[in-house]
Molecule: c-di-GMP-I riboswitch aptamer
Organism: Mesobacillus maritimus
């Protein structure tokens, strides 16, 4: 440095649900709490998916849109632990 996770240590992280704040929600935060995770670390670059305040239509139904979200949906890109070749 590269490629790869059978076994093994040291550890990390924390899903679903309860709980606090924050948001118009989607979601995020906190604090319980394990479903699982070798990148569940980091980045909205491609794709995807979620919301629709505000806008435009429209006419009280509603339809569209993201400067608003998801990295624990896929792909890329940047960092790294241990072991093994």
């Nucleotide at each position: 440095a590269u490629u790869a996770g059978a076994a093994a240590a040291a550890g990390g992280c924390a899903a679903a649900c309860u709980u606090c704040u924050c948001g118009a929600a989607a979601g995020a935060u906190u604090a319980g709490g394990a479903c699982g995770c070798a990148a569940a670390a980091c980045u909205a670059c491609a794709g995807g998916u979620c919301u629709a305040a505000g806008g435009u239509g429209a006419a009280u139904c509603c339809a569209c849109u993201a400067g608003g979200a998801c990295g624990g949906c896929u792909g890329g890109g940047u960092u790294g632990c241990c072991u093994a070749a």